[in-house]
Predicted 3D model of a 73-nucleotide RNA (transfer RNA) from a Patescibacteria group bacterium. RNAcentral holds the sequence, with entries from ENA. Its Rfam family is "tRNA". From the family's description: Transfer RNA (tRNA) molecules are approximately 80 nucleotides in length.
RNA sequence: GCCAGAGUAGCUCAGUUGGUAGAGCAUUUCACUCGUAACGAAAAGGUCACCGGUUCGAUUCCGGUCUCUGGCU
Numbered sequence: 001g002c003c004a005g006a007g008u009a010g011c012u013c014a015g016u017u018g019g020u021a022g023a024g025c026a027u028u029u030c031a032c033u034c035g036u037a038a039c040g041a042a043a044a045g046g047u048c049a050c051c052g053g054u055u056c057g058a059u060u061c062c063g064g065u066c067u068c069u070g071g072c073u
Base pairs, nucleotide, nucleotide: 001072002071003070004069005068006067007066010025011024012023013022019056027043028042029041030040049065050064051063052062053061
């Protein structure tokens, strides 16, 4: 330099042939217990990497940029 893949909650990851985003773990609160842990219930937590385009509407489609991973040279 070229090609491919990935970027979504604090962490690991789903999701969608375009219609206002979820799980597990972690955190907080409550309940339970003599007490702690475990189990149970609830809450909080997200500019879906960034910029632009298409569209009534974009995490999803298109283009570009950045970062990471792998391959080729």